This is a predicted structure of a 77-nucleotide RNA (c-di-GMP-I riboswitch aptamer) from Haploplasma axanthum. Its Rfam family is "c-di-GMP-I riboswitch aptamer". Rfam describes the family as follows. GEMM was predicted in a large-scale screen for bacterial structured RNA regulatory elements.
RNA sequence: GAAUGUAAAAGGCAAACCAAGGGUAACCUUGGGACGCAAAGCUAUAGGGUCCUAAAAUUGGAUAGCCAGUUGUCAUU
Numbered sequence: 001g002a003a004u005g006u007a008a009a010a011g012g013c014a015a016a017c018c019a020a021g022g023g024u025a026a027c028c029u030u031g032g033g034a035c036g037c038a039a040a041g042c043u044a045u046a047g048g049g050u051c052c053u054a055a056a057a058u059u060g061g062a063u064a065g066c067c068a069g070u071u072g073u074c075a076u077u
Stems, first nucleotide, its partner, number of pairs: 002077004012037002017032006035065001041070003047067002049063004
C1' cells in the first nucleotide's frame, strides 16, 4: 500500500416506536429506546436513484441507514 470481515479486544453509531420542539410536507432536532451497522464517519453547489409540496421539478426542499465520492479504527492475509 492492497484485499477481506470468521473470531477477539478497544471504542463508536442508533431503525421502529414514545415524549417535547420545528416544518405545508418529505423530514429534522433533543431525550428515552435498540432493529441493525466495519465506515450507520464526513459530503446533498461531482453524479445517479428515491421521497415531499395546493400542482410541478429545468429552477425549490428532504434523504449519506439506496448507489456513490472521500477520509479512517481493529484483526487477518